[in-house]
The part of an RNA shown here (large-subunit ribosomal RNA, domain IV) has 336 nucleotides and comes from Pontibacter roseus DSM 17521.
It matches the Rfam family "Bacterial large subunit ribosomal RNA". Its family is annotated with ribosome and structural constituent of ribosome in the Gene Ontology.
Its mean pLDDT, the model's own confidence on a scale to 100, is 87.
The source organism's lineage runs through Bacteria, Cytophagales, Hymenobacteraceae, Pontibacter and Pontibacter roseus.

Context: one part of a larger RNA
RNA sequence: UCACGGCCAAGGAACUCGGCAAAAUGGCCCUGUAACUUCGGGAGAAGGGGCGCUUCCUUGCAGCAAUGCAAGAAGCCGCAGUGAAAAGGCCCAGGCGACUGUUUAACAAAAACACAUGGCUUUGCCAAAUCGAGAGAUGACGUAUAAGGCCUGACACCUGCCCGGUGCCGGAAGGUUAAGAGGGGACGUUAGCCGCAAGGCGAGGCGUUGAAUCGAAGCCCCGGUAAACGGCGGCCGUAACUAUAACGGUCCUAAGGUAGCGAAAUUCCUUGUCGGGUAAGUUCCGACCUGCACGAAUGGUGUAACGAUCUGGGCGCUGUCUCAGCCGUGAGCUCG
Numbered sequence: 001u002c003a004c005g006g007c008c009a010a011g012g013a014a015c016u017c018g019g020c021a022a023a024a025u026g027g028c029c030c031u032g033u034a035a036c037u038u039c040g041g042g043a044g045a046a047g048g049g050g051c052g053c054u055u056c057c058u059u060g061c062a063g064c065a066a067u068g069c070a071a072g073a074a075g076c077c078g079c080a081g082u083g084a085a086a087a088g089g090c091c092c093a094g095g096c097g098a099c100u101g102u103u104u105a106a107c108a109a110a111a112a113c114a115c116a117u118g119g120c121u122u123u124g125c126c127a128a129a130u131c132g133a134g135a136g137a138u139g140a141c142g143u144a145u146a147a148g149g150c151c152u153g154a155c156a157c158c159u160g161c162c163c164g165g166u167g168c169c170g171g172a173a174g175g176u177u178a179a180g181a182g183g184g185g186a187c188g189u190u191a192g193c194c195g196c197a198a199g200g201c202g203a204g205g206c207g208u209u210g211a212a213u214c215g216a217a218g219c220c221c222c223g224g225u226a227a228a229c230g231g232c233g234g235c236c237g238u239a240a241c242u243a244u245a246a247c248g249g250u251c252c253u254a255a256g257g258u259a260g261c262g263a264a265a266u267u268c269c270u271u272g273u274c275g276g277g278u279a280a281g282u283u284c285c286g287a288c289c290u291g292c293a294c295g296a297a298u299g300g301u302g303u304a305a306c307g308a309u310c311u312g313g314g315c316g317c318u319g320u321c322u323c324a325g326c327c328g329u330g331a332g333c334u335c336g
Base pairs, nucleotide, nucleotide: 001331002330003329004328005327006326007325010322011321014320019317027051028050029049030048031047036041038154052076053075054074055073057072058071059070060069061068062067077081089315090314091313092312093311094310095309096307097306101113102112118151119150120149121148122147123146129138130137131136155302156301157300158299160232161231162230165229166228167225168224169223170222171221174220175219176218180214181213185209186208187207188206189205190204192201193200194199233251234250235249236248237247260294261291272288273287274286275285276284
């Protein structure tokens, strides 16, 4: 010096990102116990008291009895009686997630995942969906109170407006449209004909090409659908102090954010402003609303209980600290 352990005057979180670590609490009996609440809880809430040993004392219970247990009474001892060890610290407020669970084996246990609940959607059975080249299999020896997919996430109160875009569903009149059908026409070839010749014309057949027309789904088109993907405005003016604007005007949109919440796990400016708590508070709590850039199952707002969760405060307690000191065990170091 390091590791582990023990003690400490006075103070008691002044330490620190933060009470991290340590200390403290601790068992049993009696008493007593708030807000809130889903009436179950909260709750071991909190808080307070007792605890050893003796008795031929009293009472009760069990036992035939010896006796044992409990309550009471009277006494005894020590610094100390759950005499050693083992054995919740507690309270207040807020965020998130309802809860018990699950998870990054070996840096993350959480507010993430799951969950019961709710909803949308597919599927009529040889089901949909999935695996496989296939046979076949799972689904399921199930049958819509079932099975698959997606979202939400107990419960309470609720869940507004937009179908223009994208998706999905329905429609089939019209437009467009493939292969295919079709084959007007065009071209090549030439028996023959014309011509002195060069050459020209050229039926039929064969071959090449090919117009119109017919031709499905899809797309265009017409509707529906947002607990489908998603979206949910701007400028100007106006009231008899001022300020503000219930009100008016105008432009744009598919529609212009409703209820509720709001400097928030979301607020840049920002340590916003006011109030509370402190002697002093960028955090915290309660308000305000000017929401850079909340908002309704990508759920909104609440919520008892729960949490090795996160945040702020308090009581108790302490070597965390003021500020150090002492002791023990082991290691290191030096010498042997």